[in-house]
RNA sequence: GCCCGAUAAGAGCACACCCGGAGUGAUUCGGGGCCGCAAAACUAGAGGUCUCACCUGGCCGACUGCGCCCGGUGUAGAUAGCUCGGUGCCGAA
Numbered sequence: 001g002c003c004c005g006a007u008a009a010g011a012g013c014a015c016a017c018c019c020g021g022a023g024u025g026a027u028u029c030g031g032g033g034c035c036g037c038a039a040a041a042c043u044a045g046a047g048g049u050c051u052c053a054c055c056u057g058g059c060c061g062a063c064u065g066c067g068c069c070c071g072g073u074g075u076a077g078a079u080a081g082c083u084c085g086g087u088g089c090c091g092a093a
Stems, first nucleotide, its partner, number of pairs: 004091002012037002017032006035081001041087003045084003048079004052074004057069003
């Protein structure tokens, strides 16, 4: 250095939920909390999922407009605690 991941050491983070804020929304920020995590550190490159906008079709309704579902598109967004990748922390066997 690489592979690897331990009842290691020193640390770290913080699911759900609650309160407050931001956002059309997915979600996110702060505080509390602590399910868990060998990277649950950072990164939106690829994929997945979700939101929003638009489009095709279908269903319901008929005060011709709301709503729902499938599919598609987007140099729009979200998600890293969904998967892979990149950078990278610790060091036993």
The prediction has a mean pLDDT of 79. A computed fold for a 93-nucleotide RNA from a Gemmatimonadales bacterium, annotated as c-di-GMP-I riboswitch aptamer. The sequence was found by an Rfam model in a public genome assembly.